Context: one part of a larger RNA
RNA sequence: CUCGGGUGAAGGAACUAGGCAAAAUGACACCGUAACUUCGGGAGAAGGUGUACUCUUGCUAUGUGAAAUCACUCGCUGAUAGAGCAGAAAAGAGUUGAAAAUACUAGGUGGCUGCGACUGUUUAUUAAAAACACAGCACUCUGCAAACACGUAAGUGGACGUAUAGGGUGUGACUCCUGCCCGGUGCUUGAAGGUUAAUUGAUGAGGUUAGCGCUUGCGCGAAGCUUUUGAUCGAAGCCCAAGUAAACGGCGGCCGUAACUAUAACGGUCCUAAGGUAGCGAAAUUCCUUGUCGGGUAAGUUCCGACCUGCACGAAUGGAGUAACGACGGCCACACUGUCUCCACCCGAGACUCA
Numbered sequence: 001c002u003c004g005g006g007u008g009a010a011g012g013a014a015c016u017a018g019g020c021a022a023a024a025u026g027a028c029a030c031c032g033u034a035a036c037u038u039c040g041g042g043a044g045a046a047g048g049u050g051u052a053c054u055c056u057u058g059c060u061a062u063g064u065g066a067a068a069u070c071a072c073u074c075g076c077u078g079a080u081a082g083a084g085c086a087g088a089a090a091a092g093a094g095u096u097g098a099a100a101a102u103a104c105u106a107g108g109u110g111g112c113u114g115c116g117a118c119u120g121u122u123u124a125u126u127a128a129a130a131a132c133a134c135a136g137c138a139c140u141c142u143g144c145a146a147a148c149a150c151g152u153a154a155g156u157g158g159a160c161g162u163a164u165a166g167g168g169u170g171u172g173a174c175u176c177c178u179g180c181c182c183g184g185u186g187c188u189u190g191a192a193g194g195u196u197a198a199u200u201g202a203u204g205a206g207g208u209u210a211g212c213g214c215u216u217g218c219g220c221g222a223a224g225c226u227u228u229u230g231a232u233c234g235a236a237g238c239c240c241a242a243g244u245a246a247a248c249g250g251c252g253g254c255c256g257u258a259a260c261u262a263u264a265a266c267g268g269u270c271c272u273a274a275g276g277u278a279g280c281g282a283a284a285u286u287c288c289u290u291g292u293c294g295g296g297u298a299a300g301u302u303c304c305g306a307c308c309u310g311c312a313c314g315a316a317u318g319g320a321g322u323a324a325c326g327a328c329g330g331c332c333a334c335a336c337u338g339u340c341u342c343c344a345c346c347c348g349a350g351a352c353u354c355a
Base pairs, nucleotide, nucleotide: 001350002349003348004347005346006345007344008343010341011340014339019336027051028050029049030048031047036041038173052095053094054093055092056091057090062086063085064084068080069079070078071077072075096100108334109333110332111331112330113329114328115326116325120132121131136171137170138169139168140167141166142165148157149156150155174321175320176319177318179251180250181249184248185247186244187243188242189241190240193239194238195237204228205227206226207225208224211220212219213218214217252270253269254268255267256266279313280310291307292306293305294304295303
């Protein structure tokens, strides 16, 4: 020096990212117990007091219930009885020690706040959480050979279920609520018109050539064959018309105006599908920013309460609250301590030196 254990003057978190680690609390009985609350809780809240042994009341209360006696319905019966055994709790008097739950064992507590309702689940081997799940809520699909899923198929699950059922998606107890926009994308419905595939193959054009013409190697050229053109017929879809946001999503700008100033209930104008409602707000969201004010500290970039100028909150991609709960995050206090001021010593195991 490393690891394990122990003690410590005075101080008591000054340590540190952070009370990490350690210390402290701890049992039983009685007294007592706040805000808040979903009336269940919170709660072992908090905070106190007692605890050993001897004697006395007194082997007391109480439990169990033998012998014996009596009764009759004569029984594994009933009644009286109270031996023996077991045996608290309390009060009073006293005894010992520094200390009586004496060892081992054995909650630290309280306040404010964020997030998630809760118990639960998770990255086997760096993450246990605010992530996942959850009961509840909502939308949507599905009439049964169901939807949906697996499989080429047969078939199987769903389900030996039947819309109070089953699948999918989102949200996530509870309370109060959940505003506006259907222009875009999706979904649903509609069918008048437009567009449109395979199919059908009207028409035209080209090639070839029996034949014909003549200036004899050129021109014209029927049928057939062939290459091509593509009129017409033609469903869904798309275009189109509606609906639908707890579907995906979205939810403005500029200018002026009140009898101090400031601000703007008010007015004008442009754009939009509609311009963010309630609630919340420097927030797990605030850049500027350690915003400003208040509280707590001698001193506070954190914390709590407000303000609103929301760079860039906002309503089931849920909004705002919320008792209880949490090996969750932030802040504060009490108790406690070698975390520290500031280190010292003791007991072990190593390392190290020598053999």